[in-house]
RNA sequence: GGCGCGUUCGUCUAGUGGCCUAGGACGCCACCCUUUCAAGGUGGAGAUCGCCAGUUCGAAUCUGGUACGCGCCA
Numbered sequence: 001g002g003c004g005c006g007u008u009c010g011u012c013u014a015g016u017g018g019c020c021u022a023g024g025a026c027g028c029c030a031c032c033c034u035u036u037c038a039a040g041g042u043g044g045a046g047a048u049c050g051c052c053a054g055u056u057c058g059a060a061u062c063u064g065g066u067a068c069g070c071g072c073c074a
Stems, first nucleotide, its partner, number of pairs: 001073007010026004018057001028044005050066005
């Protein structure tokens, strides 16, 4: 330098064009329960989907560029 794959709440992940201004688990916060803690129960906060453009009536999802990571080739 070329090619391929990946990037979504703090962490791990679901989702492959419209029911998704994004669901779940763990974690976090509050309350209930308990003499207290743990466990359990209820509720809550938390990601505009790496970033910038494009296509489309509509994009996490398709396309181009770019950043980072991994792999293969040179």